[in-house]
């Protein structure tokens, strides 16, 4: 570094001690930070996996929190995708039908509904990414 599964709406330090300008993966926003970031160390929260019981076939339950990790701003802060469904605007569109307004009443012109295409916004879902724990080769 790859790939399988599973899980991301809840938790958890506004005065804990080092430590000193930065972090929030990327991108664009938008936030956090000297009333002090990232790191580390102590605390806590959660239980993925071991270790315990309790059923049993591999595998299903349960409590714990002793071991391995993880987490400890904001939904995984939001976004990203020739993606879906629903809605607003908008701009086009055939010009068959329906109404409506004007006129040189032969038809023409213009509007409106309705059809249909497209652009963009939003709200839901879906997929991407991502980020973690278990296992694989």
């Nucleotide at each position: 570094a790859u790939c399988u599964u599973a899980u991301c709406a809840a938790g958890a330090g506004c005065a804990g001690g080092c430590g000193g300008a930065g972090g929030g993966a990327c991108c664009a926003g938008c936030c956090c930070g000297a009333u002090g970031a990232a790191g580390c160390c102590c605390g806590g929260c959660a239980a993925c996996c071991g270790a315990c019981c309790c059923c049993a076939u591999u595998g299903g339950g349960g409590g714990c929190a002793c071991g391995g990790u993880g987490c400890u701003a904001a939904u995984u802060c939001u976004u990203g995708c020739a993606c879906g469904u629903u809605u607003a605007u908008u701009c086009g569109u055939a010009u068959u039908u329906u109404u409506c307004c004007g006129c040189u009443u032969g038809g023409c012109g213009g509007a409106a509904c309705g059809u249909u295409g497209a652009a963009u916004g939003a709200a839901c879902g879906g997929a991407g990414a991502g980020a973690u724990a278990a296992g694989a080769a």
SAM riboswitch aptamer (S box leader), 137 nucleotides, folded computationally. The sequence was found by an Rfam model in a public genome assembly. Of the family's consensus pairs, 94% are formed in the model.